[in-house]
Molecule: Bacterial large signal recognition particle RNA
RNA sequence: CUGUGCUAAGCGGGGAGUUAGCGGUGCCCUGUACUUGCAAUCCGCUACAGCAAGGCCGAAUUGUUCCCCGAGGCAAGCCCGAUGGUUGGCUGCGCGAGGUAAGGCGCGUUGAUAUUAAGGUCUCAUGCAACGAGUAACCGCGAACCGUGUCAGGAUAGGAAUAUAGCAGCACUAAACGGCGAUCUCGUGUGCCAUGAGGUUGCUUUGAAGGAGCGACCUGCCGCGUUUACGCUUCGGUUGGGUUUGUCGACGGGAACUGCACAG
Numbered sequence: 001c002u003g004u005g006c007u008a009a010g011c012g013g014g015g016a017g018u019u020a021g022c023g024g025u026g027c028c029c030u031g032u033a034c035u036u037g038c039a040a041u042c043c044g045c046u047a048c049a050g051c052a053a054g055g056c057c058g059a060a061u062u063g064u065u066c067c068c069c070g071a072g073g074c075a076a077g078c079c080c081g082a083u084g085g086u087u088g089g090c091u092g093c094g095c096g097a098g099g100u101a102a103g104g105c106g107c108g109u110u111g112a113u114a115u116u117a118a119g120g121u122c123u124c125a126u127g128c129a130a131c132g133a134g135u136a137a138c139c140g141c142g143a144a145c146c147g148u149g150u151c152a153g154g155a156u157a158g159g160a161a162u163a164u165a166g167c168a169g170c171a172c173u174a175a176a177c178g179g180c181g182a183u184c185u186c187g188u189g190u191g192c193c194a195u196g197a198g199g200u201u202g203c204u205u206u207g208a209a210g211g212a213g214c215g216a217c218c219u220g221c222c223g224c225g226u227u228u229a230c231g232c233u234u235c236g237g238u239u240g241g242g243u244u245u246g247u248c249g250a251c252g253g254g255a256a257c258u259g260c261a262c263a264g
Stems, first nucleotide, its partner, number of pairs: 001264006010056002012030004020046005034054005063257006072248012085235001088232001090231001092230001094226003098222003102219003105215003115208007122198006128191002130188005138179003147172004155164003
């Protein structure tokens, strides 16, 4: 060096999670890689760290170590956003009242603001009118008996003359009822028609003098008060994206290493 037969190893690996730790079952990545059984209120084990049973390959295309690349995972920091909670009452927005007068608009030389005089508006009293209620006066009606007068008829007394009481009728009247109704009395959610007194801030009418401003309706501006839904803001939470650093790292690439026996 060649051949034959063995053996160790291998027949997937990794991340997070779990665990005292390791491996597995379940999730994810890689990508194709013996079979069966077990297992999340787990299963098996203990640094040679799945167990049990069976099978294949076998010292290198396949095993082992190191380096490179780097799918993917994890941790931390920073930045940007979303969302719900919370703090403040900041600012904008909303509302209220005030001021200013830059712009618009309106009024004003057919005379603005401010000033001044008189009147009205306001208060009190009186009068008048209107309306309402009541009353005097006047008129009407008004009593089966128990009001008046006259009392036919009839009744009673009487020898008679006559006397007495008296129903109906008629007339009159009391209370009551009704009409009319004041120049009388009282009242008024009335009028202002009249008079007097008071008051006169404002508004208004008229006059005087004078001669250019005035209003604050809209926009703007200034501070004040109020509300906290939205905006902003304080704090911590959840979540999405980006980026940096660290860590593990599959697939892939490269370098090196790897046992025994026999025969030639």